[in-house]
Predicted 3D model of a 72-nucleotide RNA (transfer RNA) from a Sphaerochaetaceae bacterium.
RNA sequence: GAGACCGUAGCUCAGCGGGAGAGCAUUGCCUUCACACGGCAGGGGUCAUCGGUUCAAUCCCGAUCGGUCUCA
Numbered sequence: 001g002a003g004a005c006c007g008u009a010g011c012u013c014a015g016c017g018g019g020a021g022a023g024c025a026u027u028g029c030c031u032u033c034a035c036a037c038g039g040c041a042g043g044g045g046u047c048a049u050c051g052g053u054u055c056a057a058u059c060c061c062g063a064u065c066g067g068u069c070u071c072a
Base pairs, nucleotide, nucleotide: 001071002070003069004068005067006066007065010024011023012022013021018055026042027041028040029039030038048064049063050062051061052060
């Protein structure tokens, strides 16, 4: 320098055009003499950034930024 893949909650990830979600973690309550386990409820997200397409974008297109890998 060229190419491929990835970027979504604190962490690991799902979600291929119309509701933003799961597990773990965290907070409160129940249970226990207490802890653990278990049960119930809750909080937490400018979906990397900007622009475009569309009635409508996490999703499609372009650019940029960052990460991993391959080639030179």
NCBI's taxonomy places the organism under Bacteria, Pseudomonadati, Spirochaetota, Spirochaetales, Sphaerochaetaceae.